[in-house]
The RNA shown here (transfer RNA) has 72 nucleotides and comes from a Clostridia bacterium. Rfam family: tRNA. Rfam classes the family as a transfer RNA. The sequence was found in a public genome assembly.

RNA sequence: GGCGCCAUAGCCAAGUGGUAAGGCGUGGGUCUGCAAAACCCUGAUUCCCGGGUUCAAAUCCGGGUGGCGCCU
Repeated sequence: GGCGCCAUAGCCAAGUGGUAAGGCGUGGGUCUGCAAAACCCUGAUUCCCGGGUUCAAAUCCGGGUGGCGCCU
């Protein structure tokens, strides 16, 4: 230098045009003499940034940034 993949909550992670699941953790509650365990509740006005397409974009298009891999 060329090509491909990835970026979503504190962490992991689903979702692939119709307004974002789940798990862990955090916080609150029930229970207990006090705890632990168990159970219930609790989150993303902006999905890496900024444009375009669309009635509508995390999702499609092109640009940038960062990470990983392959080739030279």